[in-house]
RNA sequence: GCCGACGUAGCUUAGUGGCAAAGCACUUCAUUGGUAAUGAAGAGAGCGUGGGUCCGAUCCCCACCGUCGGCUCCA
Numbered sequence: 001g002c003c004g005a006c007g008u009a010g011c012u013u014a015g016u017g018g019c020a021a022a023g024c025a026c027u028u029c030a031u032u033g034g035u036a037a038u039g040a041a042g043a044g045a046g047c048g049u050g051g052g053u054c055c056g057a058u059c060c061c062c063a064c065c066g067u068c069g070g071c072u073c074c075a
Stems, first nucleotide, its partner, number of pairs: 001071007010024004018055001026042005048064005
């Protein structure tokens, strides 16, 4: 330099055109002599960034950034 995959909550993942879901973690309450466990409730992300298409974009298109992998060249 070229090609490909990926980027969603603190972490791990799902979702794939109609305004985002789960597990763990976190907070509160119940239970206990107390803790753990268990149960109930709750808060937390607008989806890497910027454009475009569309009535509508996390999803489609383009560019860029980042991570990982492969190939090639030079040293």
Predicted 3D model of a 75-nucleotide RNA (transfer RNA) from a Candidatus Daviesbacteria bacterium.
NCBI's taxonomy places the organism under Bacteria, Bacteria candidate phyla, Candidatus Daviesiibacteriota.
Its Rfam family is "tRNA". The family's RNA type in Rfam is transfer RNA. Its family is annotated with triplet codon-amino acid adaptor activity in the Gene Ontology.
The RNAcentral record of the sequence draws on ENA.